[in-house]
RNA sequence: UCAUCCGAGGAGCGCUGCGACGGGUUCGAGCCUUGCUCAGCCUGCCAGGCUCGGACCCUUCCUCAACGGCGCUCAUCGAUC
Numbered sequence: 001u002c003a004u005c006c007g008a009g010g011a012g013c014g015c016u017g018c019g020a021c022g023g024g025u026u027c028g029a030g031c032c033u034u035g036c037u038c039a040g041c042c043u044g045c046c047a048g049g050c051u052c053g054g055a056c057c058c059u060u061c062c063u064c065a066a067c068g069g070c071g072c073u074c075a076u077c078g079a080u081c
Base pairs, nucleotide, nucleotide: 004055005054006053007052008051009050010074011073012072013071014070015069018049021044022043023042024041025040026039028038029037030036031035048067
């Protein structure tokens, strides 16, 4: 550095759905050719995929980010009446 795992970023429900992933398909392309890879199309799933921190584990105290399609409900904080 990359990958993987874990945690945090308040919670729940509904809708749509890109990417990734799974399945199917094609008078498609390529190859190490009877299979594999790529591409197109269909379909399933899908709104923490992003940011921060940790990676021997556990406990206590204080303090503390910025973001994430649409709608609804709740929670929390502040102001006003």
RNAcentral holds the sequence, with entries from Rfam.
A computed fold for an 81-nucleotide RNA from Pelomonas sp. HMWF004, annotated as SAH (S-adenosyl-L-homocysteine) riboswitch aptamer.
The coordinates come from a structure-prediction model, not an experiment, and the mean pLDDT is 80.
Its Rfam family is "SAH (S-adenosyl-L-homocysteine) riboswitch aptamer". For this family Rfam cites "Riboswitches that sense S-adenosylhomocysteine and activate genes involved in coenzyme recycling" (Wang et al., Mol Cell, 2008). Rfam 15.1 lists 1,354 matches to the family in 1,132 species.